[in-house]
């Protein structure tokens, strides 16, 4: 310097042909229980790494950067 591969929720990760974001842990409530645990039920939590194009519409296509990781090279 070159090419890949990864960035979606507090974590671990789905999200197929572009159709408007979701599970499991957890987190808070309630139900049970003498009280906890466990197990039921319900609730909250996101501008999808950052911008910009393209579309009627982008987590998804393009550019261009940013962090990590892996090859390949170059100089000391």
């Nucleotide at each position: 310097a070159g090419g890949g591969g990864c960035g979606u929720a507090g974590c671990u990760c789905a999200g197929u042909u572009g159709g408007u974001a979701g599970a499991g842990c957890a987190u808070u409530g309630g139900u049970c229980u003498c009280c906890a645990a466990a197990a039921c039920c319900a609730a909250g939590g996101g501008u999808c790494g950052c911008a910009u194009g393209u579309u009627c519409g982008a987590g998804u296509c393009g550019u261009g950067u940013c962090g990590c990781c892996c090859c390949u090279g170059c100089c000391a």